[in-house]
């Protein structure tokens, strides 16, 4: 430089091939519990789904362009 994959919460990752409030474990808090802590239990908050635009009644998901990483080719 070509090409193909992918990019979603502080981390690791779903989300039935376009459908309704985007969730999960983990971790942070914050209650029980205990002497006090750890483990256990309940709860909580944390995302303009990487950026920008287009299709659509409706996009995390489908098209363009950029950015980012990771493979193979030169």
């Nucleotide at each position: 430089g070509u090409a193909c994959u992918c990019g979603u919460a502080g981390c690791u990752c779903a989300a039935u091939c376009g459908g309704a409030u985007a969730g999960a474990g983990u971790a942070u808090c914050a209650g029980c519990c205990u002497c006090c802590g750890a483990c256990g239990c309940u709860g909580a908050g944390g995302g303009u789904u990487g950026a920008g635009g287009g299709u659509u009644c409706g996009a995390a998901u489908c098209c363009c362009u950029c950015c980012g990483a990771g493979u193979a080719c030169g």